The part of an RNA shown here (large-subunit ribosomal RNA, domain II) has 682 nucleotides and comes from Crustomastix stigmatica. The organism belongs to Crustomastix, within Eukaryota. Its Rfam family is "Bacterial large subunit ribosomal RNA".
Context: one part of a larger RNA
């Protein structure tokens, strides 16, 4: 892991409810009791309940009560059920199943371990040599010194024993802790053998929450115990119909729950006409945009209270100002919590419209859900980050499948009732992968741009505008001049166009700066503006539009899907095809409304997750009425037919060797793929 079985909405009573039925001159018996041989049953038995009158908070009053000063106003009420039995839903029980950790209670454990008695056992060899003694030397005795004899000692070496610092090895081992090598202790607080003692709200402990039988922040057993589990996990056959929600508000509440809000189910009303949608008249609005008249910001400019600096005076005072600056006028701006004014939408009414369709309210009763997700659009938060977070609105998605986007819940296009080897089409596409155009027309682009990006850079290329200058010859290039007054003046060691200040004239000229830019110590010298010749058609410059280039750096290996493309890119017109579960054709089905009603037509609908409603199939066992079977029953394999499907047939085979069933009904240990599910096989 696979295979078989087994595995989970029971059952009692109570209440609300829906159906079916009896009864309704109200309906019903409850305990009990009589009758039957038993058992089914049948019949007694209104104690009781329910209804039959309400209404007050009550005394109470009563077809009306209460409030009230009321003969006012308002509030409630103005009447029909009950009873078995099913079904759904609640309550109370384990209560759809499986799941703790835990606390309690009685009790078994010290053969493991821990510490304590008792009573026993063992430590190879060797090493050091205390005390104290002897002998000697020594003293006035001693002290004190040698030698020896001695044999102490939580003493040293080191086995056996007990112990485990450290490596490997082992890690589904040989082993639920071991081997191997290495190391501590080894006469002692030493090791141990036997038997005994302490027991869990507790023992024992040279103390680590460490041990009490591979269990220990409270041992194991049985019980209470089916402890509770707002928590995970699972919950078994079909088919048809409708189908949500992830949100408000309250919660010791936030992943539970009420209540409300969205969904089903039946009923009733709206109704000879309602709702959504669409239209169209008619409202408030203060948002976006803008605006500056409030309320604040805030530009620059006049005037300039006051203020500051400052002249003059003894002081009052009088001036002055290029400083700041209120107020005010001009002028440019800004605002979520500013607004003179002011939309687009949205929202409210009212009308029209449509109608076999749909929808809405209200009542009953069943629920689920209360974790949401991206996408546009308006905004808070954040960094005008987040596949971010909070709100509000729209779709999708959830609960949606098909085409499309290379793959790709949430973007685009479309909402799948079933069947067709039929037709149109939608987004999207038409050179091959890969269905259709190697389609027409006009431009663009040279970057493989296309097929990832900014400030920013450039005679890249088109077009367009505008403006100078141009056959009286422009722009480029080549040829020639490019002067004199003067080395202007000033300053300087010089300063002569060119270090640096002021000035920036005048002549000759075709032109020619008191010099454009190298040079030089200063000069010189080149060169430029500016002029002429030669050439002989456009040139410079500004701004806008398209499209390209640069800017351009990641970690395994390339990233329009790919091949490869100069169109097969890119912008504009145009036709033509291809493309889905759309729509059409054909032919089946099923729902719900109308109309008809013996069958039948019309319409419209059939995606579906929680959920809710309807029908249904089989499985075991009962009764009833049938029927099968040794000339082969159930069970197993196989074929064939049937049915929307659960399934079912067979008057086909094979195998098997005794029961087994249609059809009416009843009753439930009733359907298996998951639960780290049970058990057993492999």
């Nucleotide at each position: 892991g696979c295979c078989a079985a087994c595995g989970a909405u029971u059952u009692a009573g109570a209440g609300g409810g829906g159906g079916u039925g009896g009864c309704g001159u109200g309906g019903u018996u409850a305990a009990g009791g009589c009758c039957u041989g038993a058992c089914c049953g049948g019949c007694c038995g209104a104690a009781g309940c329910c209804a039959u009158a309400g209404u007050g908070a009550a005394a109470g009053c009563g077809g009306g009560c209460c409030u009230g000063a009321a003969u006012a106003g308002g509030g409630c009420a103005c009447c029909u059920g009950u009873c078995c039995c099913u079904c759904c839903c609640u309550c109370u029980a384990g209560a759809c199943c499986c799941g703790a950790a835990c606390c309690c209670a009685g009790g078994u454990g010290a053969u493991c371990u821990a510490c304590u008695c008792u009573u026993g056992a063992u430590c190879a060899a060797g090493a050091u040599g205390a005390a104290a003694c002897u002998u000697u030397g020594g003293u006035g005795a001693u002290a004190c010194g040698a030698a020896g004899u001695g044999g102490a000692g939580g003493u040293c070496u080191g086995a056996a024993c007990c112990g485990c610092c450290c490596g490997a090895u082992g890690u589904u081992g040989a082993a639920a802790a071991a081997u191997c090598g290495a190391c501590g202790g080894a006469u002692g607080a030493a090791u141990u053998g036997a038997g005994a003692g302490u027991a869990g709200c507790g023992g024992a402990g040279a103390a680590a929450u460490u041990c009490c039988u591979g269990u220990c922040g409270a041992a194991c057993c049985u019980g209470g115990a089916g402890c509770u589990a707002g928590c995970u996990g699972g919950u078994u056959c079909u088919c048809c119909u409708c189908g949500a929600a992830a949100u408000g508000u309250g919660u010791u509440g936030a992943g539970g729950c009420a209540c409300a809000g969205c969904g089903g189910u039946g009923g009733a009303u709206u109704a000879u006409g309602u709702a959504c949608a669409g239209c169209a008249u008619g409202g408030g609005g203060g948002u976006a945009a803008a605006g500056c008249a409030c309320u604040g910001u805030c530009u620059u400019g006049g005037u300039g209270c006051g203020g500051g600096c400052u002249g003059c005076g003894a002081g009052a005072g009088c001036g002055g100002u290029a400083c700041c600056a209120a107020a005010u006028c001009a002028u440019a701006g800004c605002a979520a919590a500013c607004u003179c004014a002011g939309a687009a939408u949205a929202c409210c009414a009212u009308g029209c419209c449509c109608a076999u369709c749909c929808a809405a309210u209200c009542c009953a009763c069943c629920a689920g859900u209360g974790a949401g997700a991206c996408u546009g659009c308006g905004g808070g938060g954040g960094a005008u980050a987040a596949g971010c977070u909070c709100c509000g609105u729209u779709g999708u998605c959830g609960a949606g499948a098909g085409g499309g986007a290379a793959a790709c819940a949430g973007c685009c296009c479309a909402g799948a009732c079933c069947a067709u080897c039929a037709g149109g089409u939608a987004a999207g596409g038409u050179c091959c992968c890969c269905a259709a155009a190697u389609g027409a027309g006009c431009a663009u682009u040279a970057a493989g741009u296309g097929a990832g990006a900014a400030a920013g850079g450039a005679u890249g290329u088109u077009c367009a505008a505008g403006u100078a200058c141009u056959a009286u010859g422009a722009c480029a290039g080549c040829c020639a001049g490019g002067a004199g007054g003067u080395u202007c003046g000033c300053c300087u060691a010089g300063a002569a166009g060119c270090a640096g200040c002021u000035a920036u004239c005048c002549u000759u000229u075709a032109a020619a700066g008191a010099g454009u830019g190298c040079g030089u110590a200063a000069c010189a010298g080149c060169u430029c503006a500016c002029u002429g010749g030669u050439c002989g058609a456009g040139u410079g410059c500004u701004u806008g539009a398209g499209u390209g280039c640069c800017g351009a750096u990641a970690a395994u290996g390339a990233a329009u899907g790919g091949g490869a493309c100069u169109a097969a890119a890119u912008g504009c017109u145009c036709u033509a095809c291809c493309g889905a579960a759309c729509c059409u054709a054909u032919g089946g089905g099923a729902g719900a409304u109308u109309c008809a009603c013996a069958u039948g037509a019309a319409u419209c609908u059939c995606g579906g997750u929680a959920g809710a409603g309807g029908a249904g199939c089989g499985u075991u066992c009962c009764c009833c009425c049938g029927g099968g079977g040794a000339u082969g029953a159930a069970g197993c394999g196989a074929g064939u037919g049937c049915g929307u499907g659960a399934g079912c047939a067979c008057c086909u085979c094979g195998u098997g060797g005794a029961c087994c069933u249609u059809g009416g009904g009843g009753a439930a240990g009733u359907g298996a793929g998951a639960a780290u599910g049970u058990u057993g096989g492999c």